[in-house]
RNA sequence: AGAGUUUGAUCCUGGCUCAGGACGAACGCUGGCGGCGUGCUUAACACAUGCAAGUCGAGCGGAAAGGCCCUUCGGGGUACUCGAGCGGCGAACGGGUGAGUAACACGUGAGUAACCUGCCCCCGACUCUGGGAUAAGCCCGGGAAACUGGGUCUAAUACCGGAUAUGACACCUCCUCGCAUGGGGUGGGUGUGGAAAGUUUUUCGGUUGGGGAUGGACUCGCGGCCUAUCAGCUUGUUGGUGGGGUAAUGGCCUACCAAGGCGACGACGGGUAGCCGGCCUGAGAGGGCGACCGGCCACACUGGGACUGAGACACGGCCCAGACUCCUACGGGAGGCAGCAGUGGGGAAUAUUGCGCAAUGGGCGAAAGCCUGACGCAGCGACGCCGCGUGGGGGAUGACGGCCUUCGGGUUGUAAACCUCUUUCAGCAGGGACGAAGUUGACGUGUACCUGCAGAAGAAGCGCCGGCUAACUACGUGCCAGCAGCCGCGGUAAUACGUAGGGCGCAAGCGUUGUCCGGAAUUAUUGGGCGUAAAGAGCUCGUAGGUGGCUUGUCACGUCGGGUGUGAAAGCUUGGGGCUUAACUCCAGGUCUGCAUUCGAUACGGGCUGGCUAGAGGUAGGUAGGGGAGAACGGAAUUCCUGGUGUAGCGGUGAAAUGCGCAGAUAUCAGGAGGAACACCGGUGGCGAAGGCGACUCACUGGGCCUUUACUGACGCUGAGGCACGAAAGCUAGGGUAGCGAACGGGAUUAGAUACCCUGGUAGUCCACGCUGUAAACGUUGGGCGCUAGGUGUGGGGACCUUCCACGGUUUCCGCGCCGUAGCUAACGCAUUAAGCGCCCCGCCUGGGGAGUAUGGUCGCAAGGCUGAAACUCAAAGGAAUUGACGGGGGCUCACACAAGCGGUGGAGGAUGUGGCUUAAUUCGAGGCUACGCGAAGAACCUUAUCCUAGUCUUGACAUGCACGGAUUAACCCCAUGAAAGUGGGGCCACGCUCGCAAGAGUGGAACGUGCACAGGUGCUGCAUGGCUGUCGUCAGCUCGUGUCGUGAGAUGUCGGGUUAAGUCCCUUAACGAGCGCAACCCUUGUUCCUAGUUGCCAGCGAGUCAUGUCGGGGACUCUAGGAAGACCGCCGGUGUUAAACCGGAGGAAGGUGGGGAUGACGUCAAGUCCUCAUGGCCUUUAUGACUAGGGCUGCACACGUCCUACAAUGGUACACACAAAGGGACGCAAACUCGCGAGAGCAAGCAAAUCCCAAAAAAUGUACCCCAGUACGGAUUGCAGGCUGAAACCCGCCUGCAUGAAGCCGGAAUCGCUAGUAAUCGCAGGUCAGCAUACUGCGGUGAAUGUGUUCCUGAGCCUUGUACACACCGCCCGUCAAGCCACGAAAGCGGGGGGCGUCCGAAGUCACUGUGCUAACCGCAAGGAGGUAGGUGCCGAAGACGAAACUCGUGAUUGGGACUAAGUCGAAACAAGGUA
Repeated sequence: AGAGUUUGAUCCUGGCUCAGGACGAACGCUGGCGGCGUGCUUAACACAUGCAAGUCGAGCGGAAAGGCCCUUCGGGGUACUCGAGCGGCGAACGGGUGAGUAACACGUGAGUAACCUGCCCCCGACUCUGGGAUAAGCCCGGGAAACUGGGUCUAAUACCGGAUAUGACACCUCCUCGCAUGGGGUGGGUGUGGAAAGUUUUUCGGUUGGGGAUGGACUCGCGGCCUAUCAGCUUGUUGGUGGGGUAAUGGCCUACCAAGGCGACGACGGGUAGCCGGCCUGAGAGGGCGACCGGCCACACUGGGACUGAGACACGGCCCAGACUCCUACGGGAGGCAGCAGUGGGGAAUAUUGCGCAAUGGGCGAAAGCCUGACGCAGCGACGCCGCGUGGGGGAUGACGGCCUUCGGGUUGUAAACCUCUUUCAGCAGGGACGAAGUUGACGUGUACCUGCAGAAGAAGCGCCGGCUAACUACGUGCCAGCAGCCGCGGUAAUACGUAGGGCGCAAGCGUUGUCCGGAAUUAUUGGGCGUAAAGAGCUCGUAGGUGGCUUGUCACGUCGGGUGUGAAAGCUUGGGGCUUAACUCCAGGUCUGCAUUCGAUACGGGCUGGCUAGAGGUAGGUAGGGGAGAACGGAAUUCCUGGUGUAGCGGUGAAAUGCGCAGAUAUCAGGAGGAACACCGGUGGCGAAGGCGACUCACUGGGCCUUUACUGACGCUGAGGCACGAAAGCUAGGGUAGCGAACGGGAUUAGAUACCCUGGUAGUCCACGCUGUAAACGUUGGGCGCUAGGUGUGGGGACCUUCCACGGUUUCCGCGCCGUAGCUAACGCAUUAAGCGCCCCGCCUGGGGAGUAUGGUCGCAAGGCUGAAACUCAAAGGAAUUGACGGGGGCUCACACAAGCGGUGGAGGAUGUGGCUUAAUUCGAGGCUACGCGAAGAACCUUAUCCUAGUCUUGACAUGCACGGAUUAACCCCAUGAAAGUGGGGCCACGCUCGCAAGAGUGGAACGUGCACAGGUGCUGCAUGGCUGUCGUCAGCUCGUGUCGUGAGAUGUCGGGUUAAGUCCCUUAACGAGCGCAACCCUUGUUCCUAGUUGCCAGCGAGUCAUGUCGGGGACUCUAGGAAGACCGCCGGUGUUAAACCGGAGGAAGGUGGGGAUGACGUCAAGUCCUCAUGGCCUUUAUGACUAGGGCUGCACACGUCCUACAAUGGUACACACAAAGGGACGCAAACUCGCGAGAGCAAGCAAAUCCCAAAAAAUGUACCCCAGUACGGAUUGCAGGCUGAAACCCGCCUGCAUGAAGCCGGAAUCGCUAGUAAUCGCAGGUCAGCAUACUGCGGUGAAUGUGUUCCUGAGCCUUGUACACACCGCCCGUCAAGCCACGAAAGCGGGGGGCGUCCGAAGUCACUGUGCUAACCGCAAGGAGGUAGGUGCCGAAGACGAAACUCGUGAUUGGGACUAAGUCGAAACAAGGUA
């Protein structure tokens, strides 16, 4: 520091997501040790049990229990001590929690001249003298208990009276000080109030006064949450006076008076929340948090209240009310863990009912000491941070095993084994601190630490491996199971799922989840934007506010500098120190960016003050204008009415119809009525703030511009709220209504047509009065000011030059446009009328959808407007530009594309292929063009396929290797059985080498057999592939290098002007070149020449025959097959740019690529083919392999494609007769001859072929007949008889003869081929093949018509345009309905919560009044009094009850829309002119 993700690709905008850090965490897997920290975030839920605040006998009366002593056993004494009690101090600290609180609660800084402060410290003064009670105790009672009543005795540092009074307090007075109230004075005067002992050695105490310290109280400035869908709040409220109250100011309280106080700088209300030092993150500014530690506050079951006290309205005190729990004898009582442990509950989740007061600190005490769940320690938890270890070195046959493999190997991997070494930690044993001062150690029956011992011994996991993001293979699975943070993986070859091997990362941890910051400049102060991406209010005026020209003086508020105080400690940071290191901790410095105060500075901003004129306003004179409002008026046109002429139609459309018209329309003429709008002028021309404003005239009125110049003297700009204005449509009531015209009627169109088109037509459009307040109210561009090249046009003024006038020229100001530099912009574009460079002010935006919706408020008569969410859902939505593709967009061009023609198909019969149906099977593939006489250049068996039925074989029908047997079982022959295959049986009998005379033995291999590896598969996947092929298309295109342009995708080149069959060529040109294509080179054909003549040819010469190149010869010719020439727009003329080229002509066999062929660019269609072949993977292995027989592929209600033959006279039939080319031939072609009506048969010459054969060419031509008919056309179908091939023609071949003689008389919609030796027509040959051709591939014969055009249909090319398409129009995509699921709104209601208001009731308690009753101290001889108090009354007053509203939450039959969901329905709204922009 960035990355992934919108697209075919690009740039931008913009969201989502990731990598980092952190945590009081939790969960999953795993877990060796130690140190330091840390541990109920939830139920401020309820709590069993124990402990957490006591102490003092040196304050007092005392002696219950225990100890000791004495004892007459009744008791007494002592004080070693001490229960209870009186009294003092403490209990208000320490500890917990964060419910409440938006507040002077907190932080920070001031103030108190408005205050208090026990214990402590310092200073001054004093400590004299009396009195009356009471608890405990004893006695008598009540009660279950808690507890309590009466009588009687007693003490004090308990209580009370008196004296003294330096001080103090109150008042008066004097001096002095202060900003005011007022303060200070060891100045003066008057009045008021006090004490206590013990040891006595000092202490410790007590009272009073002053001061200090500490702690507290109150007041104020400033600061820190969300919400305006909370806009008005307030009656003790704001202030005053008197009084009360407090330590003290104060409406703190009360009576009276006044009517104030707060608020857009956010009052009041609602929600949330303890605040801070700090912690986390961040470069910082910020953002989030407020656990632990520290400061403050608040609370202590809930609510209220006071008492005591220096201090409380009191966690372990009291009273009352409430809820809850417990005890009870039912009468009544007791309690408060948010102290430490602990329990239940809640929860994803958080520890021991431990040890000790040894240390630190606290309370009491003179002290010893006692108390202390504060604290110090230990325990539990990897919860966090830090440190250490799980061994180190050597060790290659690179072992075994695992995994992968191209089978060679690779990897795990020096890893292991093995050898050697070490012992941290843990373990065992020994020693042994600091923490403590003289004693005292919980930690610790011994810690830290040290020493010794044994042995590698006891100690590694977790996550990940598609990209982001480091790390890859195999198997399994097969859109299943599953993964996933985002993009996305998985549908049979998954580096993405699961497992394994390997790898990467971290490591006693590793991952996941949650939360926060970061990245995010994605709320932008630092540091964003608003023409088109989200975003400028419809427009003006104007309030508050913000902001503001030149200049003098002054102030010093902002601003700048210095000083002072404060900014607690901890933290952070720098440098050191201590624990073996680190974490941790200690010391010192810095930081703490702040606040307050003081002294200075005065440029700038600001306040005050004086001046100025450049901004603004104003004077005078001109001037343009559809600026506004009112009245009056004009002509054209439409419609209607009346009349005339006139006759059958008019009108309307793509075409029609509805409609009007013989009752006289339309048309035409004349006259009249009425309403609305103003042609031409008219113009990127004018005016206005915008909306908007067009005939003409009149009077009224706003603003602008130009020139000029007295005057004012910053008066300016902007503008939250606010007030006006504001198209069209709409609304209320009234008028008006010619035309047009929502709704509606009718006619068409259509599958439908609630539309587009037509014919009618109501509201409305018009006027006047009101309302509404919105628009793509758009320049999608807020207003103002200044600055920054120009050019050009136009509207309105001015000046100058020129001119008789005019035109014209120059210049200047104000508008309205176009082009363009710099600059800006994502690009498009903007560019002095900025979207440039700056300043000021306002408005607005923060992903898409939900949604401008719901709800609340507000405005409106309504319609509706303004303000305006959330749940949920998606990973995009979007802008600009690029390349394509597409368009029922455009332009140019081409093609048998159309047109012009010729002939067909579609109708018939048949052939053939396909679909469908059928079948045991009808094998498989091919499917618009580009499947369908296609694979198949030929299915009777074979072919042929597990297509069917049946019978058989299992190392196999075929290949290789290994092991064993190996002379019979092989081969051959024969027999049986069988449909065959096969099965069973028999006969026959070998070979090489060695030994051997031989018999024979051994051995070997081929065959064969057995067994193992394996073979085999036309089984699957053409969407795993190679190869081959079709198609666009023989269309003219497709690209590259360098350069240039562009942020980039890309563009340029390849565009433009011509031209061509052609991206063919020329010219121009930021392009210059090049490649694959085009063309040419190749083959064939057309002409000529040369060479060569056999099997070809025969003119001339000769010979021969009935005849024939038959023979001798010949090379002239034809021909054959080698070579060469020829054609190149080369020549001429014209056109064209002096070009390319085109047109015409000459010559020539051929003329503009002469004709034909081969040749098929980059690519498209996941096109076709695993059944030609090859091949990955999968499947099968007594079968999906192999063999055999028979059947099927030929099956037939039907539909389609391609053909054949026809329907006839341009014909048919018969006879006669002529002319080809190209091929084939030995398992072959076969002449001639004979036989047969014929197919053919017999015999057989020749020929491996320019020699022989197939072989007859046919149409044509000639003659004759037929005479327009289902025929002498047509030949299907069927019968009989034959022929050929072949083991075999039944299913299921071809041919022949005789007989039969169907449909069919030229074919609907539609559709195909063809531009010249072509179409049409005629036959011939070949391949396949035993046989079988209407098919296919070739060959020649005869041989046309039409067009010279590009409007249309189809396809294609180039340029351009639009696009929401990119799987690319067979695209994309909208809405209703139907189904499922989710969240939300409304809703008769129902239920809850907190708060406020009113009324009632009114506990405890303070205060006030009273005090009938009671009453020790003082007075009084007494009576009595003073004083006190129980009780009573009153105000206030918590809880409670009732009531009416508002707010909020939950739920609710039903209902509404919304979001989402592979393949539902209906249409076709948008994107192209999207077919009605």
Predicted 3D model of a 1477-nucleotide RNA (small-subunit ribosomal RNA) from a metagenome.